[in-house]
Molecule: RNase P RNA; transfer RNA
Organism: Limnochordales bacterium
């Protein structure tokens, strides 16, 4: 210095003027002739004001309400081992395939020796059944020659899966030995399976032993394990206002039925006739407060753990709108700025992103 | 801001559960025939890689992820 490869980190800066959105104080009116909680407005002077992905709404959660959140069965999910954690499909550490020279990076990675089911076309044949070419041996037959022997061409029986050939995918794989030919038929080493033994919390791993040796698919039903109750802040809670407390239709007198926030069924619990429930349609109101931003919270420091992370001291306060707030104007700098705006809130995943900055590691050159 | 849904030729569907041989239906659309022309009738065609990427499978419109576009639905009170 080339080229790669793993992790953080930033996301134009500095300075003045004017504006907006909210919160504390101070002060000064205003509504409330629609009660009541309380709302608005102006001036002064403090503090604070998107993002690393606020996105997609894929996941897990906190929070609210469903009386509890209970049991089955239906349905979803999740899948190597151990850990982390409020939880999770996130995250770390292993394991075991595969890629890469190598840092490294990838894997939805459980069971097909439980049972169904599927493998189309082509092929003998994709299961319990088999052989188109063809190899090999026995008995015939024709043919042709230079005729005690050699050449070919065909059929019948029988053996055989090596080899061509079909296909994604062919009955372990490579060598030797065997044999008429041939095949784990033997034998080596490889691979899978099983089994005993050691190691390891385990996933697995190593050794020795058995020729035991046809696949794929479970992101096809399914089967193990192991998690899920249901809706969302338009959850939900107070306050006030206003209505025609309206109309049609249906359930349902009790060993019955209806409600109790997706499906069934048990349970459980409230209700039931001048009654209560469900659908539809018309009718009012679209005011105000709370939820609402301090939280598994972030920044420093020790301490234990390879690590995720977990204790602990110390400091911080860091948006809370509801027509919804981030712009405008001027000056200097530079590498001239990319995706892209919070709306209950968290902690993941994915997906967009101009550029730049840091640290480890690996290959390869060159120079001392 | 929250919950559902659908994308197959120009156009409106089918097919997706149970992957499989060349993706079908009907309207339009091109050519010929019928007609004095048109129209409707008959006959033949053309024209699609199923929004897009990626991945399981021997094989994907169909299973499975991610993104993309579009489309409905949801205030309170009596």
């Nucleotide at each position: 210095c080339c080229a790669g490869u793993g992790g953080g980190c930033c996301g134009g800066g500095a300075g003045g003027c004017c504006g907006c959105g909210g919160g504390g104080c101070g002060u000064u009116c205003c509504c409330g002739u629609g009660u009541a909680g309380g709302g608005g407005a102006g001036c002064g002077g403090c503090c604070c004001g998107a993002g690393g992905a606020a996105a997609g709404u894929c996941c897990g959660g906190a929070c609210u309400c469903c009386g509890c959140a209970g049991g089955g069965c239906a349905g979803g999910g999740u899948g190597c081992c151990g850990g982390g954690u409020a939880a999770c499909a996130c995250c770390c550490g292993g394991c075991g395939g595969g890629g890469g020279c190598g840092a490294c990076c990838c894997c939805a990675g459980g069971g097909a020796g439980a049972g169904u089911g599927c493998c189309a076309c082509a092929g003998a044949a994709a299961c319990c059944g088999u052989a188109c070419c063809g190899c090999c041996g026995g008995c015939g037959g024709g043919g042709c020659g230079g005729c005690u022997c050699g050449c070919c061409c065909g059929g019948c029986c029988g053996g055989c899966a090596a080899g061509g050939g079909u296909g994604a995918a062919a009955a372990g794989g490579u060598g030797a030995g065997g044999u008429a030919a041939g095949a784990g038929c033997u034998c080596a080493c490889c691979g899978g399976c099983g089994g005993c033994c050691a190691g390891g919390c385990g996933a697995c791993u190593g050794g020795c032993c058995g020729g035991c040796c046809g696949g794929g698919c479970a992101a096809a039903c399914c089967c193990c394990a192991c998690c899920c109750g249901g809706a969302g802040c338009a959850a939900g809670a107070c306050c006030g206002a206003g209505u025609a407390g309206g109309a049609g239709g249906g359930g349902c007198c009790a060993c019955g039925g209806g409600g109790g926030u997706g499906g069934c069924c048990c349970g459980c619990u409230c209700c039931c006739a001048u009654g209560c429930c469900c659908c539809u349609c018309g009718g009012g109101u679209u005011g105000g407060u709370c939820g609402c931003u301090c939280g598994a919270a972030g920044c420093g420091g020790g301490c234990g753990g390879c690590g995720a992370c977990g204790c602990u001291c110390g400091c911080u306060c860091c948006a809370g709108a509801g027509g919804g707030a981030u712009g405008g104007c001027c000056u200097c700098c530079c590498u001239c700025g990319a995706c892209a705006g919070a709306a209950u809130c968290c902690g993941g995943c994915u997906u967009a992103c101009a550029g730049g900055c840091c640290c480890g590691c690996u290959g390869g050159c060159c120079c001392a | 801001c929250g919950g559902g849904g659908a994308g197959u030729g120009g156009c409106g569907c089918a097919g997706c559960u149970u992957g499989g041989u060349u993706a079908g239906c009907g309207c339009g659309c091109g050519u010929g025939c019928c007609u004095u022309g048109g129209g409707a009738g008959c006959a033949c065609g053309a024209g699609g890689u199923c929004g897009g990427c990626g991945g399981u499978u021997c094989a994907a419109a169909u299973c499975c992820g991610c993104u993309c576009u579009c489309c409905c639905c949801g205030a309170c009170c009596a």